A computed fold for a 93-nucleotide RNA from a rhizosphere metagenome, annotated as Glycine riboswitch aptamer. The sequence is in RNAcentral, with records from MGnify. It matches the Rfam family "Glycine riboswitch aptamer". Its family is annotated with glycine biosynthetic process in the Gene Ontology.
[in-house]
RNA sequence: CUGCUGGAGAGAGGCCCGGCGCCCACGCGCCAGGUCCACCGAAGGAGCAAACCCCGAUCGUGGGGCGAAUCUCUCAGGUAAAGCGGACAGCAG
Numbered sequence: 001c002u003g004c005u006g007g008a009g010a011g012a013g014g015c016c017c018g019g020c021g022c023c024c025a026c027g028c029g030c031c032a033g034g035u036c037c038a039c040c041g042a043a044g045g046a047g048c049a050a051a052c053c054c055c056g057a058u059c060g061u062g063g064g065g066c067g068a069a070u071c072u073c074u075c076a077g078g079u080a081a082a083g084c085g086g087a088c089a090g091c092a093g
Stems, first nucleotide, its partner, number of pairs: 001093006011037001013036004018031005038079003044075001045073003052065004
C1' cells in the first nucleotide's frame, strides 16, 4: 500500500421553498435545496507539553525554532434506521 472483517458519537429539530405520492380540497407522508438554533469527533484540517536546538541573561530562567496523540478546537465533515463515510484493530498478501 491492497483485499477481507470488525468499527463509536451526536436533533426522525424549527422555518422557507420545490418535486413526488395519497387526496376533489384541506391535510398527511417521503425526497432535495436554503437558512436558523442545538449537538458529535474517529475522514481530512488546525493548536499545544516535555525533550532537543539557537539567542539573551542585571546570577538570571526570558524570547524563538522544532515538536505527539484517541488531548484540545470544530474550519471541513457528521447527528432516526438503512446506505455512505469512518480513526483504529485483526487476518492475508